Notes
This is a predicted structure of a 401-nucleotide RNA (Bacterial RNase P class A) from a Myxococcota bacterium. Taxonomically the source falls in Myxococcota (Bacteria, Pseudomonadati). The coordinates come from a structure-prediction model, not an experiment, and the mean pLDDT is 77. A source record names the gene rnpB.

RNA sequence: GGAGGUGGGUGGAGGAUCGCCGGCAUGCACGAACCGCAUGCGGGAGGAAAGUCCGGGCUCCGCAGGACAGGGAGGUCGCUAACGGCGACCCGGGGUGACCCGAGGGAAAGCGCAACAGAAAGCACACCGCCGAUGGCCGGCGCGAGCCGGCACAGGCAAGGGUGAAAUCGUGGGGUAAGAGCCCACGCGCGACGGCCGGGUGACCGGCGGCGCGGCAAGCCCCUCCCGGAGCAAGCUCGAAUAGGGAUGCCGUCGAGGGCGGUCCGUCCGAGGCCUUCGGGCCCGGCAUCCGGGUAGAGCGCUCGAGCGGCGCGGCAACGCGUCGCCUAGACGAAUGAUCCUCGCCGGCCCCGUCGCGAGACGGAGUCGGAACAGAACCCGGCUUACAGGCCACUCUGCCG
Numbered sequence: 001g002g003a004g005g006u007g008g009g010u011g012g013a014g015g016a017u018c019g020c021c022g023g024c025a026u027g028c029a030c031g032a033a034c035c036g037c038a039u040g041c042g043g044g045a046g047g048a049a050a051g052u053c054c055g056g057g058c059u060c061c062g063c064a065g066g067a068c069a070g071g072g073a074g075g076u077c078g079c080u081a082a083c084g085g086c087g088a089c090c091c092g093g094g095g096u097g098a099c100c101c102g103a104g105g106g107a108a109a110g111c112g113c114a115a116c117a118g119a120a121a122g123c124a125c126a127c128c129g130c131c132g133a134u135g136g137c138c139g140g141c142g143c144g145a146g147c148c149g150g151c152a153c154a155g156g157c158a159a160g161g162g163u164g165a166a167a168u169c170g171u172g173g174g175g176u177a178a179g180a181g182c183c184c185a186c187g188c189g190c191g192a193c194g195g196c197c198g199g200g201u202g203a204c205c206g207g208c209g210g211c212g213c214g215g216c217a218a219g220c221c222c223c224u225c226c227c228g229g230a231g232c233a234a235g236c237u238c239g240a241a242u243a244g245g246g247a248u249g250c251c252g253u254c255g256a257g258g259g260c261g262g263u264c265c266g267u268c269c270g271a272g273g274c275c276u277u278c279g280g281g282c283c284c285g286g287c288a289u290c291c292g293g294g295u296a297g298a299g300c301g302c303u304c305g306a307g308c309g310g311c312g313c314g315g316c317a318a319c320g321c322g323u324c325g326c327c328u329a330g331a332c333g334a335a336u337g338a339u340c341c342u343c344g345c346c347g348g349c350c351c352c353g354u355c356g357c358g359a360g361a362c363g364g365a366g367u368c369g370g371a372a373c374a375g376a377a378c379c380c381g382g383c384u385u386a387c388a389g390g391c392c393a394c395u396c397u398g399c400c401g
Stems, first nucleotide, its partner, number of pairs: 001397004006393003010389001012343007020044002023041006046373001050384002053382005058231004070227005075089005090104001091102004105222002110220002112216002127161002129157003134154002136151006169187006188212002190209002193206003197202001235300004245291008255283001264272001266282006307326008345370005351364005
């Protein structure tokens, strides 16, 4: 100097004017408070405020306990309020490397699956091939038992070829008719055992057993652990106007009209006795007073909290403990905007200086442009996704000394 599917962190600074949201103070107004108006002071988005995917706080409802169903998590140990998050380590995989990825319990509980190719895919199997010892057939030799040669009929084999993601371990030797863990040595894997290290997953070592029969649980299933529901439009408080509900009191001459029934005008009872009467109960209607629920609306919840920062201690770390300091938006048809100045950053053009033969590098001045993704809504812890530019660390590599 170049490269990076590397890791981590950052996400312009200062100021002016006019607005907007909310806070405090003072003044005006008011009997007082609230509200209102005016002035001043200081505050006002993010690392993701986003997706709403997990987990919790908080609130209301439900709930004896247990089990089943259903959903979820799954290496080990730790952290945490909790988690599907985070840290460290282990195992497996990828990368030259920094580092990254893992849906990482169980396949001797059971069921199930394996396209295409291939002879054969879970029970095994033979297309090419090898053999044909044994049996068979043919020929030859031999008195005979038998021997030799041929065929590839029965049959044997799985070494080699070939298919596949996967074909029953690899190399060498023995063995054989040919072969094969059939036998042996070494190696690999598996299994149980012992030693040793570690807190544990696990690592290493040793001898033993020819045990060598696998894969998929991102199919059902089994094992262990976790899970009540709804969500700030939760929920709580105050509460009009109008309509409707309830209680009490008073009034009811017209409590409409019609028919039927001897009659008395809402109805029942009692009295009275022909007067559309009196008293009481009930219904209905009206008025008055009071009560309660809901709506509009208003307030609380609402931002001091698993809070943020510094330092110290413990821990590899996540994190925890102690101490000191700080207060940092609370809107609700929903504020956080607009215009401008200075500086910084990036890019183009042009000029100057230094170094260099040069391409060019570095530094400085001028000018013209540019600056991402995005926008709180009860609050936190995470994850995921989006993102211009620049920063720190690390890795690989070229050249020069």